Predicted 3D model of a 346-nucleotide RNA (Bacterial RNase P class A) from a soil metagenome.
């Protein structure tokens, strides 16, 4: 610099959540209550709620537009925005760290402030005086000298996050890829690698940044989430359905019709149970792999509430204890953390 493990120990004594096993009381199996024993009980992040996915219910012939999400390569996973293992590019002395790392010679739009000028360039200081007008000065030059105007340059200062290839030598009146070499970048070929790339060789000389701006192009994506979701039994609201008994239409029946009492059916809410603790688990071997990991076998069972348990006293003892409390569960990122240990590089 990497990785890995820890996250105060110990004993008493007292109380909570869970699960057992006895015994006592109450009734028919069995199920309530009560004692009294054992066993067990937060995390590396349980947090944020930012991704992935299991599961559940809804919803869908298939394609496509919109929308949204990733974005070097090759590969691991059930899936990822994770992870490994490479390239590339930054930053480092070095182990090593860090990257939303596809496209800017399709289009379209951005660029504060300074500055000439921010992309069909431009000239503030500078530099030059070769062509052309013009005026001066002498030694009057068939290439005199000086000034100015109209010009010529981007070399070199300034400005800026970023200035239109670097750096040399040549060449020029002063310069310029205007000529040459290396170098950077472009395009094309060969070789090397699955790939992204690398390496070399030719060529014409240069074509700014920004896509976590619109877009392009490739790939993925149905919604809501365990207050999901399913069961149980009562009672209440209402629904059907008999009705041999009553009351009415009659003085009687039939038969309408209302009603008790029977029986079915019953949304939600609220109560109880499941869903919910055996799993993409963990731990040790072996074995394929470079690695993430896969496959074999062999052990283990490690919280499950439901207003919601993990606590308090007290004794030794140490280095005097940091962040933090499960709530359907699993892989991940990100954040917060006091101390102290092993291991390897440098």
């Nucleotide at each position: 610099c990497a990785g890995g493990a820890c996250a105060g120990g110990c004993a008493g004594c007292c109380g909570c959540g869970g699960g057992g096993a006895g015994c006592c009381u109450g009734g028919a199996a069995c199920c309530a209550g009560g004692c009294u024993c054992c066993c067990u009980g937060a995390g590396g992040a349980a947090a944020g709620u930012c991704c992935g996915g299991a599961c559940a219910c809804c919803g869908c012939a298939g394609g496509g537009c919109a929308g949204g999400g990733u974005g070097c390569u090759g590969g691991g996973u059930a899936a990822c925005u994770c992870c490994c293992a490479g390239g590339c590019g930054a930053g480092g002395a070095a182990a090593c760290u860090c990257g939303a790392c596809g496209g800017a010679a399709a289009g379209u739009g951005c660029a504060a402030c300074a500055g000439a000028a921010a992309a069909c360039a431009c000239a503030c200081c500078g530099c030059c005086a070769a062509a052309g007008c013009g005026g001066c000065u002498c030694a009057u030059g068939u290439c005199a000298g000086c000034c100015g105007c109209c010009g010529g340059c981007a070399a070199g200062g300034g400005u800026g996050a970023a200035a239109a290839g670097g750096u040399g030598c040549g060449g020029u009146a002063a310069g310029a890829g205007c000529g040459c070499a290396c170098c950077a970048g472009c395009g094309g070929c060969g070789c090397g690698g699955u790939g992204a790339c690398g390496c070399g060789c030719c060529g014409g000389c240069u074509u700014g940044g920004c896509a976590a701006a619109c877009c392009c192009c490739a790939c993925c994506c149905g919604g809501u989430g365990c207050a999901a979701c399913g069961c149980c039994a009562g009672a209440c609201a209402g629904g059907g359905g008999u009705g041999a008994c009553g009351a009415c239409g009659c003085u009687g029946c039939c038969c309408g019709c209302c009603g008790a009492g029977c029986c079915c059916c019953g949304g939600g809410u609220a109560g109880g149970c499941g869903g919910c603790a055996c799993g993409a688990g963990c731990c040790c071997c072996g074995u394929g792999g470079a690695g993430a990991c896969g496959c074999g076998g062999g052990g283990c069972c490690g919280a499950g509430a439901u207003a919601g348990a993990u606590g308090g006293c007290u004794g030794c003892u140490c280095c005097c204890g940091a962040c933090a409390g499960a709530a359907u569960c699993c892989g991940g990122c990100u954040u917060a953390u006091c101390g102290a240990c092993c291991u390897g590089c440098u």
Its Rfam family is "Bacterial RNase P class A". The family's RNA type in Rfam is ribozyme. The RNAcentral record of the sequence draws on MGnify. Its mean pLDDT, the model's own confidence on a scale to 100, is 75.